[in-house]
Molecule: c-di-GMP-I riboswitch aptamer
Organism: marine sediment metagenome
RNA sequence: GAUAAUGGCAAACCGGAGGCAACUCCGGGACGCAAAGCCACGGGUCCUACUGGGACAGCCGGGUCGCCGAA
Numbered sequence: 001g002a003u004a005a006u007g008g009c010a011a012a013c014c015g016g017a018g019g020c021a022a023c024u025c026c027g028g029g030a031c032g033c034a035a036a037g038c039c040a041c042g043g044g045u046c047c048u049a050c051u052g053g054g055a056c057a058g059c060c061g062g063g064u065c066g067c068c069g070a071a
Stems, first nucleotide, its partner, number of pairs: 001068001008033002013028006031058001037064003041061003044056005
């Protein structure tokens, strides 16, 4: 970060499975994404068998690795 190229990921929803739940995984499916790769460090939101613990990286910031090469 371009009216570029090779590609990549996959929202909602549906089916199956796990979990108390948030939510996650697999398959289908594409709303979109230049990091929509990874990390729970900070903020935030969400769940809970609530002295505690958990979820969201496609909420924001940060860290870190990576493809291409016009301006």